[in-house]
RNA sequence: AUCGUUCUUUGGGGCGGGGUGUAAUUCCCCAUCGGCAGUAUAGUCUGCGAGCCGAAAGGCUGAUACGGUUUAAUUCCGUAACCGACGGUAAUAGUCCGGAUGGAAAAAGAAGAUU
Numbered sequence: 001a002u003c004g005u006u007c008u009u010u011g012g013g014g015c016g017g018g019g020u021g022u023a024a025u026u027c028c029c030c031a032u033c034g035g036c037a038g039u040a041u042a043g044u045c046u047g048c049g050a051g052c053c054g055a056a057a058g059g060c061u062g063a064u065a066c067g068g069u070u071u072a073a074u075u076c077c078g079u080a081a082c083c084g085a086c087g088g089u090a091a092u093a094g095u096c097c098g099g100a101u102g103g104a105a106a107a108a109g110a111a112g113a114u115u
Stems, first nucleotide, its partner, number of pairs: 001114003005111006016030004031095002033084002035048004043082002051060003064080005086098003
């Protein structure tokens, strides 16, 4: 230096205020949150994980524009937008409860092997 060979650890955030109502952290107004790798720093680019379907193989799966700076940015700066699994619920949920004291992309460390 390389190698998923083994082990250990880590590994997802967020409803505060007001309104309507018998009832809503679920509706309406304001607010608020953003996994992993790549790339000029990314929820919205490329891919992955999660989630859903399936006996399996496998399949499905959200959302950004304009202007500026720069060698380089849909990643930075400015402005204005947009998106968010399944089941539950006295009423429709990214933010509550549950599967989950779960699992994973992956990161770090240790050992081992090879050079």
Predicted 3D model of a 115-nucleotide RNA (FMN riboswitch aptamer (RFN element)). It matches the Rfam family "FMN riboswitch aptamer (RFN element)". Rfam describes the family as follows. The RFN element is a highly conserved domain that is found frequently in the 5'-untranslated regions of prokaryotic mRNAs that encode for flavin mononucleotide (FMN) biosynthesis and transport proteins. Model confidence (mean pLDDT): 84 of 100.